[in-house]
RNA sequence: GGCGUCGUCCAGGCAGUCGCUGCCUGUUCUGGAAACAGGGCAGGGGGAGGAAAGUCCGGGCUUCACAGGGCGGGAUGCCGGCUAACGGCCGGGCGCUAUAAGCCGCAAGGCCCAAGGCGACGGAAAGUGCAACAGAGAACAGACCGCCGAUGGCGUCGCAAGACGCACAGGCAAGGGUGAAACGGCAGGGUAAGAGCCUACCGCAGGACUGGUGACAGGACUGGCACGGCAAACCCCAUCCGAAGCAAGACCAAAUAGGGAAGCAACAGGCGCGGCCCGCGCUGCUUCCGGGUAGGUCGCUUGAGCCGCGCAGCAAUGCGCGGCCUAGAGGAAUGGCUGCCAGGGGGAGAAAAACCCUCGCACAGAACCCGGCUUAUCGGACGGCGCCCACU
Numbered sequence: 001g002g003c004g005u006c007g008u009c010c011a012g013g014c015a016g017u018c019g020c021u022g023c024c025u026g027u028u029c030u031g032g033a034a035a036c037a038g039g040g041c042a043g044g045g046g047g048a049g050g051a052a053a054g055u056c057c058g059g060g061c062u063u064c065a066c067a068g069g070g071c072g073g074g075a076u077g078c079c080g081g082c083u084a085a086c087g088g089c090c091g092g093g094c095g096c097u098a099u100a101a102g103c104c105g106c107a108a109g110g111c112c113c114a115a116g117g118c119g120a121c122g123g124a125a126a127g128u129g130c131a132a133c134a135g136a137g138a139a140c141a142g143a144c145c146g147c148c149g150a151u152g153g154c155g156u157c158g159c160a161a162g163a164c165g166c167a168c169a170g171g172c173a174a175g176g177g178u179g180a181a182a183c184g185g186c187a188g189g190g191u192a193a194g195a196g197c198c199u200a201c202c203g204c205a206g207g208a209c210u211g212g213u214g215a216c217a218g219g220a221c222u223g224g225c226a227c228g229g230c231a232a233a234c235c236c237c238a239u240c241c242g243a244a245g246c247a248a249g250a251c252c253a254a255a256u257a258g259g260g261a262a263g264c265a266a267c268a269g270g271c272g273c274g275g276c277c278c279g280c281g282c283u284g285c286u287u288c289c290g291g292g293u294a295g296g297u298c299g300c301u302u303g304a305g306c307c308g309c310g311c312a313g314c315a316a317u318g319c320g321c322g323g324c325c326u327a328g329a330g331g332a333a334u335g336g337c338u339g340c341c342a343g344g345g346g347g348a349g350a351a352a353a354a355c356c357c358u359c360g361c362a363c364a365g366a367a368c369c370c371g372g373c374u375u376a377u378c379g380g381a382c383g384g385c386g387c388c389c390a391c392u
Stems, first nucleotide, its partner, number of pairs: 001388010012341007020047002023044009049363001053374002056372005061245004073241005078092005093121001094119004102111003122236002127234002129230002144176002146172003151169002153166005184202002187199003203225001204223003209218003249298004259289006269283005305324008343359005
């Protein structure tokens, strides 16, 4: 320098002016029983995001329930760490996988595979179950084509030993074929033909020992090979989980009805028990108390906060010091114009500067708060890592 890949950050700045919407101070008026609320005038000051989104996880906060444990249900699931917590993050292990480079090849393509990408990545020698189609056979299997015919059988020849033939019994699983998957692979020996039947190599299983906190890695030696796949099927094991959500909830607090207490009045009247009689029950006024409702306020933004520096750590993160308060709201405001600067694109030009023209752009819109994940996104800046080339 080129190519690739991964990540982080920005989402124009300043000034003027006109609006929109909250807040504070002073003053004044209005509504209300109160609590409080609203308006005018003057002054001051604030006003979206990296995702404010989806509401998918996790927590704070709040109310209700709650001795402890079990059953049931749900979530998670390699190892270590971080954290308030997590299904998140960081670091590592294992497996799968891609492109370039490299190697082979005339080519098609193959091999080997960097940084990267992906992984519900506990258990299939607890148990139950499942495997369409094809296929002979799909789990402790199987013989369609095929191979053999040593042994037994049959036939021919032969005096006999035996030879030859058939493929009936039977043997085999090498080759073909089916399938996502066929009970190790490959070479040699062996055999009637075959077969871990035997041997070497590879794979597999066990494994003393070694390294590592661990996942795991290496592995002397042993074993002819068993224990196929699926748990995003039931299930088993381990860990965690009470429910509902700011319309949570807390406080202040009318009228009316109903509850309680005290005092006063009354035995009359009224109402009910279908009508009548008897009988029974209920029913007055004043004051006070308490609960709830209308209404009002709080909850509401000082917080696992933001910025800078230092220290520890590979990192996530933690600790220390200094500085700063940065929307709080009700169906809900956060915008327009002008100028300058910076930026992108274009023109002319060999190029640069100057000049001219042009653009303001994507996704989007706080509603109790916070940590994540996911999804959407015009354009720009910076950095890490890997490979290749050139030079020193």
Predicted 3D model of a 392-nucleotide RNA (Bacterial RNase P class A) from a Zoogloeaceae bacterium. Its Rfam family is "Bacterial RNase P class A". Gene Ontology terms of the family: dimeric ribonuclease P complex, ribonuclease P activity and tRNA processing. Its mean pLDDT, the model's own confidence on a scale to 100, is 77. The organism belongs to Zoogloeaceae, within Bacteria. The gene name in the source record is rnpB.